[in-house]
Parts: sequence; C1' cells; structure tokens
RNA sequence: GGACACAACUCUGGAGAGUUCCAUUCAAUUGGACGCCGAAGGUGUAAAGGUCUUACUUAAGACCCCGAUCUCUCAGGCAAAAGGACAGGGCGGCAUCA
Repeated sequence: GGACACAACUCUGGAGAGUUCCAUUCAAUUGGACGCCGAAGGUGUAAAGGUCUUACUUAAGACCCCGAUCUCUCAGGCAAAAGGACAGGGCGGCAUCA
C1' cells in the first nucleotide's frame, strides 16, 4: 500500500393466501364466525462429528451437536400500501492473502 470475502447502510427486483360473513361498516382497529398462506421472526428435523456404554472386528444403544426455500403454523400475513426470505448493484468499515 492492499484485495476476494464478511458486517452495517443504501438502491433495484421480490411470491403465496378471503377487498369472506355478522355487528350501521370503503379500509384499519375492536368483538364474533368460518376458510386459507409461508419468504420477517420463531419451532422441529439429516448426514457427518464428539462423548459414554455394550459387544469383539467391526456393529448396536444413549446423549450432545446440527442446516434448509423441508416442517410446524406460535407469531406474522390473505385488494392496494406497508412488510418481505432471497438475489443483483453501490458504498466504504474491519482485519488479512498475493
């Protein structure tokens, strides 16, 4: 002097499912009734790995650990708006490799 990567910030794109019915009721909120979605967040889960025990040539059992766009639908959502996992770009912070 200094990347790729990574964190933050920012721009763009970004799905699904009732503008359901009732209560005066376009939407929201509130209360009630049914019906749905999965991509904020969260739940559960694999192999591999580790420990212990048993067995004895290679295996079984228990526990820990363990991911997801899978799963559950707790939360959230079911016109638009907002949100939105994820993807691409910008940015320059943090160290470092060559």
Glycine riboswitch aptamer from Dialister histaminiformans, 98 nucleotides, folded computationally. The sequence is in RNAcentral, with records from Rfam.